[in-house]
RNA sequence: GGUAGACAAUAGCAAACUUGUCGAAAGACAAGGACGCAAAGCUUCCGGCCUAAGUUCGUCAGAAUAAGGCAGCGGGGCUACCAAU
Numbered sequence: 001g002g003u004a005g006a007c008a009a010u011a012g013c014a015a016a017c018u019u020g021u022c023g024a025a026a027g028a029c030a031a032g033g034a035c036g037c038a039a040a041g042c043u044u045c046c047g048g049c050c051u052a053a054g055u056u057c058g059u060c061a062g063a064a065u066a067a068g069g070c071a072g073c074g075g076g077g078c079u080a081c082c083a084a085u
Base pairs, nucleotide, nucleotide: 005082012037013036017032018031019030020029021028022027035072041078042077043076045075046074047073048070049069050068054065055064056063057062
């Protein structure tokens, strides 16, 4: 340095749910809280998924659509702690 992550050690993150704030929504952020995580650190480049304010269409019922989101859906890219063997 590499591989694979050990019932190792030291640290780290934090699902659901609750409260508050923001948002049209999806969702995000803060605090509490731990289901889990060896990249659950960062990044929408690719696929997938969620929402549909605005826009377009419309038989006025509705439909389509991301420039909004999900990195804790998968892949890619970038970076990083420990360390048996």
About this RNA
c-di-GMP-I riboswitch aptamer from a Deltaproteobacteria bacterium, 85 nucleotides, folded computationally. Model confidence (mean pLDDT): 86 of 100. Of the family's consensus pairs, 95% are formed in the model. The organism belongs to Myxococcia, within Bacteria.